[in-house]
Context: one part of a larger RNA
RNA sequence: UUCGUGGCUAAGGAACUAGGCAAAAUGACCCCGUAACUUCGGGAGAAGGGGAGCCUACUUCGGUAGGCCGCAGAGAAAUGGCGCAUGCGACUGUUUAUCAAAAACACAGGGCUCUGCUAAAUCGAAAGAUGACGUAUAGGGCCUGACACCUGCCCGGUGCCGGAAGGUUAAGUGGGGAUGUUAUCUUCGGAGAAGCAUUGAAAUGAAGCCCCGGUAAACGGCGGCCGUAACUAUAACGGUCCUAAGGUAGCGAAAUUCCUUGUCGGGUAAGUUCCGACCUGCACGAAUGGUGUAACGAUGUGCGCACUGUCUCGGCCACGAGCUCG
Numbered sequence: 001u002u003c004g005u006g007g008c009u010a011a012g013g014a015a016c017u018a019g020g021c022a023a024a025a026u027g028a029c030c031c032c033g034u035a036a037c038u039u040c041g042g043g044a045g046a047a048g049g050g051g052a053g054c055c056u057a058c059u060u061c062g063g064u065a066g067g068c069c070g071c072a073g074a075g076a077a078a079u080g081g082c083g084c085a086u087g088c089g090a091c092u093g094u095u096u097a098u099c100a101a102a103a104a105c106a107c108a109g110g111g112c113u114c115u116g117c118u119a120a121a122u123c124g125a126a127a128g129a130u131g132a133c134g135u136a137u138a139g140g141g142c143c144u145g146a147c148a149c150c151u152g153c154c155c156g157g158u159g160c161c162g163g164a165a166g167g168u169u170a171a172g173u174g175g176g177g178a179u180g181u182u183a184u185c186u187u188c189g190g191a192g193a194a195g196c197a198u199u200g201a202a203a204u205g206a207a208g209c210c211c212c213g214g215u216a217a218a219c220g221g222c223g224g225c226c227g228u229a230a231c232u233a234u235a236a237c238g239g240u241c242c243u244a245a246g247g248u249a250g251c252g253a254a255a256u257u258c259c260u261u262g263u264c265g266g267g268u269a270a271g272u273u274c275c276g277a278c279c280u281g282c283a284c285g286a287a288u289g290g291u292g293u294a295a296c297g298a299u300g301u302g303c304g305c306a307c308u309g310u311c312u313c314g315g316c317c318a319c320g321a322g323c324u325c326g
Stems, first nucleotide, its partner, number of pairs: 002321008011312002015310001020307001029051004037042001039146001053068006069073001081305007088297002093105002109144007121130003147292004152222003157219002159215005166210003172204002177199005184191002223241005250284001251281001262278005
C1' cells in the first nucleotide's frame, strides 16, 4: 500500500445515488400531552415535552423535601426514527424449496348456475368409493372480492334454457319395380309364369339442425358525416347514413394518454417525477365490476423534519487477511 470488520472525524449536511442503499439518529420504564380523518373500534407509543443515581428525614408507603458525587445516573448489553401526500390491495394470511413476497393467490361478503338423493359432480372397463353416514340454511361448478354508494343500454352473432306446428334427417320397417335363371309359348327376332337369387322406388321413421321464444353478476358488444346562436369560439338545436344497441352514473394525460416534459396551478433558486385541476379518453367505465374509503402493508411513488463520512474529500486509529522478509 490492497482487502475485510470495527472506532473517531473540522466546516457543511443528501450536495451522493437509479433510489438516503449503507450508516447515523430514535430507543426500556414513569409523567404531561396528542391533529386531520374515522367503519367511533381506531388513528396513538400520533406528534411534541419532562423525568431517572446515592444519602438523610418525613410519609397516606404512591411519594415529598433537603443534601452528596461523577464527563456521563434507563451509567453496560438489549431495546420504535418521525411526519405529509398519493397509487394498489380492504384486513390477518398464502406463494415461485434454490434470483420475484407483490398490485399475484386466498379471504369473509355478493351473484349466477347445477343438484330432490341410488343427488349433481368426481375416481374407477367393473365391483365399489368420495360427495356424506350430509339432504337445497346442503353439496358441486363459474365469476366477483371487506365496507359505503351503485352496477346503465344491446339477445343481431355464440352459448345455455324452453317450445314443438312446419322443413330437413339415420338405422329399421316397407316393398312398386328392375335384373339373372327357365317350364312354356313363338311370327324363330323374341316373349316369359312360379320358384330361387341379386337389386330396390314411394311411404313410414327420433334426437339434432333449420325454425319460434327467453336469457348478459352467460361469451361478448356499446357509431359516422354535415350544418347551426347578433365579435370570435363553441354548439343546447337540426339533417342524414348505418346498427342488435350506439358508453349511462362515476372516473379520466390514469399501474390505462401515442402526440407528451399536453396546458394551468402547487411545491423547488431551478421539478421528464409528484400533488391538485382541465378533458382533445391514440385506446377508462360499471361483479373480465365502477367510484370512494378508516384501519392494515419487510408494497410502489413524491416531499419534509431529525440524523449522519452517502457526499464535498479526504484523514486517523484498532484488529484480521493479503504482500515482503525469515
The part of an RNA shown here (large-subunit ribosomal RNA, domain IV) has 326 nucleotides and comes from Draconibacterium sediminis. The source organism's lineage runs through Bacteria, Bacteroidota, Marinilabiliales, Prolixibacteraceae and Draconibacterium. Rfam family: Bacterial large subunit ribosomal RNA. Gene Ontology terms of the family: ribosome and structural constituent of ribosome. The sequence was found in a public genome assembly. The prediction has a mean pLDDT of 88.